This is a predicted structure of a 107-nucleotide RNA (c-di-GMP-I riboswitch aptamer).
The coordinates come from a structure-prediction model, not an experiment, and the mean pLDDT is 80.
It was read from a public genome assembly, where an Rfam model found it.
Its Rfam family is "c-di-GMP-I riboswitch aptamer". Rfam's curators write: GEMM was predicted in a large-scale screen for bacterial structured RNA regulatory elements.
RNA sequence: UGCUGAUAAAGGCAAACGGUCUGAGAGGACCGGGCGCAAAGCUACAGGUCCGGCGCCAGGCACGUCGCUUCGCGACGAGCCAGGCACCGGAUGGCUGAGCUGCCAGC
Numbered sequence: 001u002g003c004u005g006a007u008a009a010a011g012g013c014a015a016a017c018g019g020u021c022u023g024a025g026a027g028g029a030c031c032g033g034g035c036g037c038a039a040a041g042c043u044a045c046a047g048g049u050c051c052g053g054c055g056c057c058a059g060g061c062a063c064g065u066c067g068c069u070u071c072g073c074g075a076c077g078a079g080c081c082a083g084g085c086a087c088c089g090g091a092u093g094g095c096u097g098a099g100c101u102g103c104c105a106g107c
Base pairs, nucleotide, nucleotide: 002107003106004105005104012037013036017032018031019030020029021028022027035094041100042099043098045097046096047095048092049091050090051089052088053087055085056084057083059081060080061079063077064076065075066074067073068072
């Protein structure tokens, strides 16, 4: 310097969940906790996922007005619901890739 990582040593980190605080939200911080982790150390560059905003598209529900060939259908209007796509802003490094750094042991 490179590769590999066990059941070793020294140690490290800490999921869910609970508490306090914080953010509009996804989330975040600290304490407890400990599922797991050989980079579960760091970085949002690429992809993924999630949140928010704006726009477009098509849909559902119920309503109003008008029209008609009137027990329905159409047009227009405004409302609610959930969805897809694009863009913008954000979150996630314990989703993946990539980059940077690092402990121990063996070769």